[in-house]
Context: one part of a larger RNA
RNA sequence: UGACGGGGGCCCGCACAAGCGGAGGAACAUGUGGUUUAAUUCGAUGAUACGCGAGGAACCUUACCUGGGCUUAAAUGUAGAGUGCAUUUUCUAGAGAUAGAAAUUCCCUUCGGGGCUUUCUGCAAGGUGCUGCAUGGUUGUCGUCAGCUCGUGCCGUGAGGUGUCGGGUUAAGUCCCAUAACGAGCGCAACCCUUAUCGUUAGUUGCCAGCUGGUAAAGCAGGGGACUCUAGCGAAACUGCCACCGUAAGGUGAGAGGAAGGUGGGGAUGACGUCAAAUCAGCACGGCCCUUAUGUCCAGGGCUACACACGUGUUACAAUGGCCGAGACAGAGAGCAGCGAGGGCGCAAGCCGGAGCGAAUCUCAAAAAGCCAUCCUCAGUUCGGAUUGGAGUCUGCAACUCGCCUCCAUGAAGUUGGAAUCGCUAGUAAUCGCGGAUCAGCAUGCCGCGGUGAAUACGUUCCCGGGCCU
Repeated sequence: UGACGGGGGCCCGCACAAGCGGAGGAACAUGUGGUUUAAUUCGAUGAUACGCGAGGAACCUUACCUGGGCUUAAAUGUAGAGUGCAUUUUCUAGAGAUAGAAAUUCCCUUCGGGGCUUUCUGCAAGGUGCUGCAUGGUUGUCGUCAGCUCGUGCCGUGAGGUGUCGGGUUAAGUCCCAUAACGAGCGCAACCCUUAUCGUUAGUUGCCAGCUGGUAAAGCAGGGGACUCUAGCGAAACUGCCACCGUAAGGUGAGAGGAAGGUGGGGAUGACGUCAAAUCAGCACGGCCCUUAUGUCCAGGGCUACACACGUGUUACAAUGGCCGAGACAGAGAGCAGCGAGGGCGCAAGCCGGAGCGAAUCUCAAAAAGCCAUCCUCAGUUCGGAUUGGAGUCUGCAACUCGCCUCCAUGAAGUUGGAAUCGCUAGUAAUCGCGGAUCAGCAUGCCGCGGUGAAUACGUUCCCGGGCCU
């Protein structure tokens, strides 16, 4: 000077408390450990690994294993020598890679040659091999915590201190006062995006109040810019006003006005640094290692195994529910090798067919929970849907290992979960559906979107983490 203390003081945070819903028990999905295996490729491991890299392993991917091949090789350049190939079609062998055979077969030319293609040789390759404890870049975490420093001055022999401490205040080293300090920088805040209100401009593909036409119905048409909306510009919020407290900063108020009130809500934004934290497998890169192999091509297999253990999820155990019927209300997105309407076929998955649309125009598209109404009456059930048998659909060269979906049959565990544990303070939790990326196909995961919509917070003694002073 720091760090630490089951030392002290002050303060904060879904940290506790007060509540609501979970997980831990069941089945399944997924990741991991372990075990197994020819291989089950590699990495990530308290918080900060474990639905993580992977935004999608049937082949490919793929790095792993088994077997079969190649040795200048997949790409490109250069030098030398040769060549008219390459391509296309057919056949044979083979699991394929590949090998062999047959047919076909360049251009310009001053005939010297040149261009292009291809073969061989030489030089340059290649490596998801090792080291993240040699590195760059990027990332996690403390933590969106309020801190971390500098110049000059002053103090100290010096390390260093002061400033940054103290009294108040704040979400904040935010601001005020005081002060051997005076200033400044990186952080905080603001400037950025979005959402909530209004005005103005504009009016198509959006809208339809009034007028006209029109239909079974319909902004369908003429027309209109009022309204909604769209998207540019602007206004608006600053403790500005009032009351009280305070020297000030500021605080309090179901005060006024206002769409919004004290940072209005949300996002982006992450200081100096810590963990030799993570990544050589995203990429780059030093060193080391392999070079008829640790490179590379191919077929098949594996990454999908299964006594078990853990994490994260989905579905439930039911009546605030389940089933049948009828009929409402979104937002945000995506679409041409695409979205695919209306119509027809099929119990259905789906198929036939193809209008329209590169989309405020057309399509995906049905929102679901909710409301109305029928049955069920507390049972392992009209709960629950695992598992298994059969029959099919779709994608794709190909669904055996190892895809999704549909129909019929089957109908397991499960009656609210021990110790212990997680999330959340408002349009939040909970609950309900919708969309997208990846993608031929495949989503209970991830990233978004809206619908319905709570309870509780006395308080800071205690647990955890953090800040300041000592």
A computed fold for a 470-nucleotide part of an RNA from an uncultured bacterium, annotated as small-subunit ribosomal RNA, 3' major domain. The coordinates come from a structure-prediction model, not an experiment, and the mean pLDDT is 83. Its Rfam family is "Bacterial small subunit ribosomal RNA". RNAcentral holds the full RNA, with entries from Greengenes and SILVA.